[in-house]
Context: one part of a larger RNA
RNA sequence: CUGGGCUUAAAGGGUACGUAGGCGGCCAGAUCAGUCAGAUGUGAAAUCCCACGGCUCAACCGUGGAACGGCGUUUGAUACUGUCUGGCUUGAGUGAGAUAGGGGUGUGUGGAACUUCCGGUGGAGCGGUGAAAUGUGUUGAGAUCGGAAGGAACGCCGGUGGCGAAAGCGACACACUGGGUCUUUACUGACGCUGAGGUACGAAAGCUAGGGGAGCGAACGGGAUUAGAUACCCCGGUAGUCCUAGCUGUAAACGAUGAGCACUAGUCGGGAGGGGUUUCGACCUUUCCGGACGUAGCGAAAGCAUGAAGUGCUCCGCCUGGGGAGUAUGGUCGCAAGGCUGAAACUC
Numbered sequence: 001c002u003g004g005g006c007u008u009a010a011a012g013g014g015u016a017c018g019u020a021g022g023c024g025g026c027c028a029g030a031u032c033a034g035u036c037a038g039a040u041g042u043g044a045a046a047u048c049c050c051a052c053g054g055c056u057c058a059a060c061c062g063u064g065g066a067a068c069g070g071c072g073u074u075u076g077a078u079a080c081u082g083u084c085u086g087g088c089u090u091g092a093g094u095g096a097g098a099u100a101g102g103g104g105u106g107u108g109u110g111g112a113a114c115u116u117c118c119g120g121u122g123g124a125g126c127g128g129u130g131a132a133a134u135g136u137g138u139u140g141a142g143a144u145c146g147g148a149a150g151g152a153a154c155g156c157c158g159g160u161g162g163c164g165a166a167a168g169c170g171a172c173a174c175a176c177u178g179g180g181u182c183u184u185u186a187c188u189g190a191c192g193c194u195g196a197g198g199u200a201c202g203a204a205a206g207c208u209a210g211g212g213g214a215g216c217g218a219a220c221g222g223g224a225u226u227a228g229a230u231a232c233c234c235c236g237g238u239a240g241u242c243c244u245a246g247c248u249g250u251a252a253a254c255g256a257u258g259a260g261c262a263c264u265a266g267u268c269g270g271g272a273g274g275g276g277u278u279u280c281g282a283c284c285u286u287u288c289c290g291g292a293c294g295u296a297g298c299g300a301a302a303g304c305a306u307g308a309a310g311u312g313c314u315c316c317g318c319c320u321g322g323g324g325a326g327u328a329u330g331g332u333c334g335c336a337a338g339g340c341u342g343a344a345a346c347u348c
Stems, first nucleotide, its partner, number of pairs: 004319003007302002012316001014201004021194003025088007033081002035077008049065006091191001092188003095184005103177007110154001114150008125136002162169002206247006215241002220236004258315006266293003270289008297304002321348003330341004
């Protein structure tokens, strides 16, 4: 390279937008670049291949043919691809009318719980565990009542329920704001799909600066346990967890399943809508989203099965035995931690 693959064996990029590129709906006309056919020129000889012949055979040699995968010129074909022109509405988008939603950002408000502080009652323990101890309490704890302050999170509703590209999003109100779905076919007329580089977003932890700090709690201290116990259990507790502005750019970032389009039995639930019938019980039908089961088919099996892992097409990413190793080195990004890119020797 070819061939083969990527749910779980190696392998889908964390997600989106988008540049180049690749690919691309229906009808008609033009052109003849690709494509196809004919003719012709060239493709030195030798070599290779085929046939025949010459050395006793063979190697070797001679003669003839074919071939020389190719390139050019010219004549023609016009279905397909390309290019140009004109048109179409099914793809795509826009408008109009409805509509569901923890989609996002900011500001404000609320109740439960918790902790601390102040005051009242009260008077001996409390707390904790397998059992204890450390801890805490007559300088009045724990319990209980009243008051104040503070920070964080929003019980029930809550649901294989909803929204978002993913990460993710859950008290309430307001403001601003993104996307979706349905109906209507009013408008544009292929404006589309994918997407190397690139850009943006991206849980937690971590970093910088400034705030904040109730609870929890790496590190750390103490008490236990134990042969030991740098742990599991207990008493404390600093970073952190929270906010603002930046950085980092990684996760079992998972559906371990890239995106888009088309086609291929059904059955039963859920969410958002539309149309029709109605005896108002419901029934029929249609679009989108999210589930369970299952036929064909697929699969090594487990299983998947109209949200495919089935049948096809387009584009991108990735894999090529285990270890060495996501290491070394170089480059690049980062304040750092480290990220991205990423070998070989050697060994089995």
Small-subunit ribosomal RNA, central domain from an uncultured bacterium, 348 nucleotides, folded computationally. The RNAcentral record of the full RNA draws on ENA, Greengenes and SILVA.